[in-house]
This is a predicted structure of a 110-nucleotide RNA (SAM riboswitch aptamer (S box leader)) from a marine sediment metagenome. Its mean pLDDT, the model's own confidence on a scale to 100, is 81.
C1' cells in the first nucleotide's frame, strides 16, 4: 500500500512526567483537582491461533477466558459533523431523522 470483517455493548488504579490533548478541519469536550504520553499491576472483549462440540463438511456454525497463546481496547456512538440522496418542515435559512459513501481505528490475509 491492497483485500476483507468489525466499530450505539464492555472495561482503572498506582507511579513517572509537566502541557497541551481528543487522527485532520469546524464544533463540542477533556486537562495544573495534573490530561495526552510512558511504566507497573488490574480489567474488558472475543479478531486470530489453540482446545472442544455440531453440520448439508476442501467449508461453515457454536462453545471456551485464574487453572491456553498472539494482538487489541480500557472519557464522551469512531465524541458529533464533513460527501451524496431521501424524509419532517411554509422554506432557498437554521434544525431533527434515515440510507449509502468517504476518512479513520483495530484484527486477519497479501
Nucleotide at each position: 500500500u491492497c483485500u476483507u470483517a468489525u466499530c450505539c455493548a464492555g472495561a482503572g488504579u498506582g507511579g513517572g512526567g509537566g502541557a497541551g490533548g481528543g487522527a485532520c478541519a469546524g464544533g463540542c469536550c477533556c486537562u495544573u483537582c495534573g490530561a495526552u504520553c510512558c511504566c507497573a499491576c488490574g480489567g474488558c472483549a472475543a479478531c486470530c491461533g489453540g482446545u472442544c462440540c455440531c453440520c448439508g463438511g476442501u467449508g461453515g456454525g457454536g462453545a471456551u477466558g485464574c487453572c491456553c497463546g498472539g494482538u487489541g481496547c480500557u472519557a464522551a456512538c469512531u465524541c458529533c459533523u464533513g460527501c451524496g440522496g431521501g424524509g419532517c418542515g411554509a422554506a432557498a435559512a437554521g434544525g431533527c431523522c434515515c440510507c449509502g459513501g468517504g476518512a479513520g481505528a483495530u484484527g486477519a490475509g497479501a